[in-house]
Context: one part of a larger RNA
RNA sequence: GCCAGGGAGUUAUUCUAUAUGGCAAGGCUAACUAAUUUUAUUAGGUAACCGGAGCGAGAGCAAGUCUGAAAAGGCGUUAGUCAUAUAGAUUAGACCUGAAGCCAGAUGAUCUAUUCAUGGACAAGGUGAAGUCUUUCGAAAGAGAGAUGGAGGCCUGAACCGUUGUUGUGGACAUGCACUCGAAUGAUCUGUGAAUAGGGGUGAAAAGCUUAUCUAAUCUGGCGAUGGCUGGUUCCUGCUGAAAUAUGCCUUCGUAUAGUCUUGUCUAGCUUAUUAACGGCGUAAAGUACGGAUGAGUUUUGCAGGGGCUAAUGCUUACGGAAACUUUUCCAACUCAGAAUCUGUUAAUUGCUUAGGACAGGAAACAGGGUGUGUAUGUAAGAUACACUUCCGAGAGGGGAACAACCCAGACCAAAGUUAAGGUCCCAAAAUUUAUGCUAAGUGUAUCGAAAGGUGUAUUGAACCUGAGACACUGGGGAUGUAAGCCUAGAAGCAGCUAUCAUUUAAAGAAAGCGUAACAGCUCACCCAUCGAGGCUCAGUGCCCUGAAAAUGGACGGGGCUAAGCAUAAUACCGAUACUUUGGAGGCAUCUAGUUAGAUGACCUGGUAAGCAGGCGAAGUUUCUGCGCAGAAGGUUUUUCGAGAGAAAGGCUGGAGCGGCAACUUAUGAGAAUCCUGGU
Numbered sequence: 001g002c003c004a005g006g007g008a009g010u011u012a013u014u015c016u017a018u019a020u021g022g023c024a025a026g027g028c029u030a031a032c033u034a035a036u037u038u039u040a041u042u043a044g045g046u047a048a049c050c051g052g053a054g055c056g057a058g059a060g061c062a063a064g065u066c067u068g069a070a071a072a073g074g075c076g077u078u079a080g081u082c083a084u085a086u087a088g089a090u091u092a093g094a095c096c097u098g099a100a101g102c103c104a105g106a107u108g109a110u111c112u113a114u115u116c117a118u119g120g121a122c123a124a125g126g127u128g129a130a131g132u133c134u135u136u137c138g139a140a141a142g143a144g145a146g147a148u149g150g151a152g153g154c155c156u157g158a159a160c161c162g163u164u165g166u167u168g169u170g171g172a173c174a175u176g177c178a179c180u181c182g183a184a185u186g187a188u189c190u191g192u193g194a195a196u197a198g199g200g201g202u203g204a205a206a207a208g209c210u211u212a213u214c215u216a217a218u219c220u221g222g223c224g225a226u227g228g229c230u231g232g233u234u235c236c237u238g239c240u241g242a243a244a245u246a247u248g249c250c251u252u253c254g255u256a257u258a259g260u261c262u263u264g265u266c267u268a269g270c271u272u273a274u275u276a277a278c279g280g281c282g283u284a285a286a287g288u289a290c291g292g293a294u295g296a297g298u299u300u301u302g303c304a305g306g307g308g309c310u311a312a313u314g315c316u317u318a319c320g321g322a323a324a325c326u327u328u329u330c331c332a333a334c335u336c337a338g339a340a341u342c343u344g345u346u347a348a349u350u351g352c353u354u355a356g357g358a359c360a361g362g363a364a365a366c367a368g369g370g371u372g373u374g375u376a377u378g379u380a381a382g383a384u385a386c387a388c389u390u391c392c393g394a395g396a397g398g399g400g401a402a403c404a405a406c407c408c409a410g411a412c413c414a415a416a417g418u419u420a421a422g423g424u425c426c427c428a429a430a431a432u433u434u435a436u437g438c439u440a441a442g443u444g445u446a447u448c449g450a451a452a453g454g455u456g457u458a459u460u461g462a463a464c465c466u467g468a469g470a471c472a473c474u475g476g477g478g479a480u481g482u483a484a485g486c487c488u489a490g491a492a493g494c495a496g497c498u499a500u501c502a503u504u505u506a507a508a509g510a511a512a513g514c515g516u517a518a519c520a521g522c523u524c525a526c527c528c529a530u531c532g533a534g535g536c537u538c539a540g541u542g543c544c545c546u547g548a549a550a551a552u553g554g555a556c557g558g559g560g561c562u563a564a565g566c567a568u569a570a571u572a573c574c575g576a577u578a579c580u581u582u583g584g585a586g587g588c589a590u591c592u593a594g595u596u597a598g599a600u601g602a603c604c605u606g607g608u609a610a611g612c613a614g615g616c617g618a619a620g621u622u623u624c625u626g627c628g629c630a631g632a633a634g635g636u637u638u639u640u641c642g643a644g645a646g647a648a649a650g651g652c653u654g655g656a657g658c659g660g661c662a663a664c665u666u667a668u669g670a671g672a673a674u675c676c677u678g679g680u
Stems, first nucleotide, its partner, number of pairs: 001680006011092002014089010026050002032044005054061002064075004095232002098229001102222006113196009122186001124156003127152001131148007161182002165179002168177002198214001200210003235615006245258005261362007269352002273349008286335002291331003295327007303320001305319001306317004368392003372388006397408003412584007422574003425559003431571001433570006444561002452546003456543007464535002474529004479503003484498003509524001512523003585605003588601005616669001618666005624660004634653008
């Protein structure tokens, strides 16, 4: 892991409600007593309890009473009680399993900590303290030398004790093994026997150790501690069907009340939507009449600042300030005005299986999430907090490659047809459909790109030039006064300053660029010729290009496509549990029959938590009634019936018991609980 068996709303008290039944202004017995079919019934038993009158703080009054001067208002003036069943609550372990902990009493020092008593152990080597002897010096005190001697929490190093490193290596099995390393006459190690005990011991102190257990041992008991927390909670079908919000709480994963759901009873018509009439508002957009902000200008004002002038308290001011006007740009905390939407009342239409309201029983829920729109905070976010809406939650089906909430569409069952969204070259159902354009970038082929650029291409509009010859290429000219004047070494179109005229002309600047030391030289503007038809500039639109960078090779879903891309129009077809048709099941309502049942219906039948209803199965008791060696239960298999839980029949096996109807009782239904026991 699997299989089998076991495994979780029970019992009692009291209360509330509903259903059924008995009696009823009453209802009912408890303990107990007696009898017997002797352990459960029957007969007694009215003590208690509930009800029958309330109101008031009370005196008290009474179908009333209390408050009040009164008006008026509050509470009353209505059949109960007992039993059984069901649901919920109360108190108990109270659906089951699960703590860490707290307290009490015992048991432990054969491990280990410290201590006591009594024993034991420490190869070998090194160093060489005091003391002593001899000797030298000295008056002495004492000092030196040589021997001897054998001290030490001394040194090296076995046993013994320990365990630093390798994070080496082994092992399911709780610290082994190897190498390396520390101490090794001492605060040393060790045998045996004893002492100290749990908020206690012991501790050269690590909260260490106290029998593989220590920031309070172990065992048993209180004990089914408690757990607002996790997990689990066992058959079927039918009807309805939520919430994740508000308020309070030492409250925030809890709970109470309300809202929302459900069941029953009673009651009364209700109002989703549309339109109309009469009203409400101050948002969007807008505006500048008010408040505030804002760019420019004009005018006025010397104005308690600054500057200048001055003997002056004065004058002046391109600084600064204030005011008015004109105009520009704005506002959540501006509004002269002002929508759409929304909303109040009334009415009409419409809709409605009574959906509305009241009371009573039962809940669940109070962690929500996404799209769209409007806000706040935020650089932003698959962000956070709101409001409206809708979906997921609790919603299947079709599309979107896949994809809770995006699009279509709300699934009782079966069969057939038609469509929606979305699609129709192949994967893959259906157009290689029709018409006209665009794109050349594989742009694109659902979703992905800015500012800035493009003599890419299509198209629209406007201005100008143009057979009196445009635009572009090519050939030729491009001169003279003059080297303009000044300046300068020089300055001649072209360093710089000033001026920028005139002539000849078809045209030609006192020169637009290169160039020279200065000249020279080469081009340009401008003109002619050649050529022979459009040219040039600006503005707009469609598609396209650049801008365009991410980590394994790679993504339009893929293949692939020049349409099978993009735009505009059109016609077919495919495509769902949608819609339609036919048949069937169930619910609800109405009607008929009045237990079953039948008919009708512009009705209904997705569903988590939850409420309600009806059934199936297991074990047993009682009455009645059956089956069985001509084969019971059990096992296995096939068929039939039922919407299902399930039921029945046949075959084989098996070899002795087992059912059915009705009523009652329950230790009554298994797949989950790191469930328990056993098997494998």
This is a predicted structure of a 680-nucleotide part of an RNA (large-subunit ribosomal RNA, domain II) from a Deltaproteobacteria bacterium. RNAcentral holds the full RNA, with entries from ENA. The prediction has a mean pLDDT of 83. It matches the Rfam family "Bacterial large subunit ribosomal RNA". The family has 102 seed sequences and 51,934 matches in Rfam 15.1.